[in-house]
Context: one part of a larger RNA
Formats: sequence, C1' cells, structure tokens
RNA sequence: CGUUGGAAAUUUGAGAGGAUCUGUUCCUAGUACGAGAGGACCGGAACGGACGAACCUCUGGUGUGCCAGUUGUUCCGCCAGGAGCAACGCUGGGUAGCUAUGUUCGGAAGAGAUAACCGCUGAAAGCAUCUAAGCGGGAAACUCGCCUCAAGAUGAGACUUCCCGGAGGGUCAACCUCCCUAAAGGGUCGUCGGAGACUACGACGUUGAUAGGCCGGAUGUGGAAGCGCGGUAACGCGUUGAGCUAACCGGUACUAAUUGCCCGUGCGG
Repeated sequence: CGUUGGAAAUUUGAGAGGAUCUGUUCCUAGUACGAGAGGACCGGAACGGACGAACCUCUGGUGUGCCAGUUGUUCCGCCAGGAGCAACGCUGGGUAGCUAUGUUCGGAAGAGAUAACCGCUGAAAGCAUCUAAGCGGGAAACUCGCCUCAAGAUGAGACUUCCCGGAGGGUCAACCUCCCUAAAGGGUCGUCGGAGACUACGACGUUGAUAGGCCGGAUGUGGAAGCGCGGUAACGCGUUGAGCUAACCGGUACUAAUUGCCCGUGCGG
C1' cells in the first nucleotide's frame, strides 16, 4: 500500500514445512513343520538404541551481584572488626535463570485409493482364462490422520462485537464550498517482561501490584558481631541452627508509571 467505511477480537484452511527409523527378549510354543538336527507364520507383551521436541521436580554443570574459609599487601590511628588489589586473589558450597550427561513425551493406531502380486465370477474362443463388462484382497511408497506456519489464498475468505453530522452549490457516478465535529480504536510517552540485536510481541499506567523499595516467607551458607567463661597462647565453649542471604514466592501504593499531544472521521458507487 492492498484487501472497497473504520476498528477490536475469534477463526476456516487453499497451500507449505516437520515427523515417518529400528533392535533384543518373552508369551503363543519347543507348537505347526521335520527322521533328526533344528524350528516358525499369524497374534500379543516387555525392555532398549539412535533421532527429535518441551521442560528444570529429581541428578549434575554454570552461577564474576549469595554465604563461609584463607594467603600476601595497602588503608580505615592501634586492638578487634572490616574495605581495596592480587584471574571472582585462591578455596569450599550455592538461589533464580540458562543448561545435559537429567526428566517427560513422540514416530503410532486408524481410514481411503493403489503397486508388484493373490483371487471371485466370466466371455470373446461350448473348454480354459484374475479381465474384455463386473467384484475383492494387497506395501515403510500415495491421499488423509499427528505437529508447526498459513487469507498478499490480489481467488485477499468467515463469524462476533464496537463506532461515525448538518447546510449549500454543480457541467449531477466517484466533485466543490461553509459550519460543526474528531467517534470506536490506535499511537506517542512512561513502569516493565520467562519477549527481544533494533523493531516486533506481551503485561501494566493511580478505577494501579508494572518495576523498585519495604515487610513476611523460601532457599543458600553453616554457627555473625559483641560479651561471658576456659586456656600462657593458638584457640575452644556458651549466648545461637546464629548472622547474613542475588535474580525466587506472597503481601504492601512508600517511590516511579503525571498531565497531555498526535493519528483516525462523519453511514461508506
């Protein structure tokens, strides 16, 4: 820009893409078959491999904004307690998120029409013949079925809901002028996000829990500081499952989402 008024929401599916894999064991059954050795079809079940998707409860990884330990050094006057730097200084753990080696799920079933092939009925050709008329069976292939995209499918679809004025003129289809109006809805802007390169998408904007803060909780770390007691001291014990605790959960208007402005018109040959 188009989709023939504008808008919001929900959809149909022409078409396109994805997927389509396979093993072992057991039952049927040591049955059918076979002298024996051996050993099934059909049907049913269990457990795997590779591949793929989603997810983070579990097992782990990461986790440079959490906790603790610790070395050197500088500083906070000193002690104590801390901070900076040294690859996050090093080390032991670890929330959220992200993640695989972790977890869950998938290939299917089924339907249709068929291939090779197997048949029924059956003439031409008194027989025979699956074929000439007619009618069946039959494959991971084909069309559906499963998942994703999808009306620029210009063949532009469907459904629901919402919104929108008067006067005059004319060479009278779509045109012009004046006054009034600016709808529904959208955007800008702001607070943000399990969304994201930007954009887009989604949530929220005081009729508010959108983010931060605060409060409570969870989780992690692992027993804070200070003081007391014991010990010459290093240190230990008690107060004490203490103190601290990011991205998590719930709550709470304290802070910031203020107010505006712009687009969009007026019933659609």
Large-subunit ribosomal RNA, domain VI from a Betaproteobacteria bacterium, 269 nucleotides, folded computationally. The prediction has a mean pLDDT of 88. Lineage of the source: Bacteria > Pseudomonadati > Pseudomonadota > Betaproteobacteria.